Transfer RNA from a Clostridia bacterium, 76 nucleotides, folded computationally. Its mean pLDDT, the model's own confidence on a scale to 100, is 82. It matches the Rfam family "tRNA".
RNA sequence: AGGGGUAUAGCUCAAUUGGUAGAGUAGCGGUCUCCAAAACCGUUGGUUCCGGGUUCGAGUCCCUGUACCCCUGCCA
Numbered sequence: 001a002g003g004g005g006u007a008u009a010g011c012u013c014a015a016u017u018g019g020u021a022g023a024g025u026a027g028c029g030g031u032c033u034c035c036a037a038a039a040c041c042g043u044u045g046g047u048u049c050c051g052g053g054u055u056c057g058a059g060u061c062c063c064u065g066u067a068c069c070c071c072u073g074c075c076a
Stems, first nucleotide, its partner, number of pairs: 001072007010025004019056001027043005049065001051063003
């Protein structure tokens, strides 16, 4: 330099291929326990990487950029 992939809650990941953004874990509260852990119940938490576009409607489609990963190539 060329090609491909990923980016969503603090963390790990879903979201029917355009129609109300979710789960586990962590955090917080509770039950239990002499206390704690474990287990169980409840609950908080979102600028869906940035900026534009299409659309009645975008996490999903299109364009630019950024970060990371993989492959190929170049220099040494």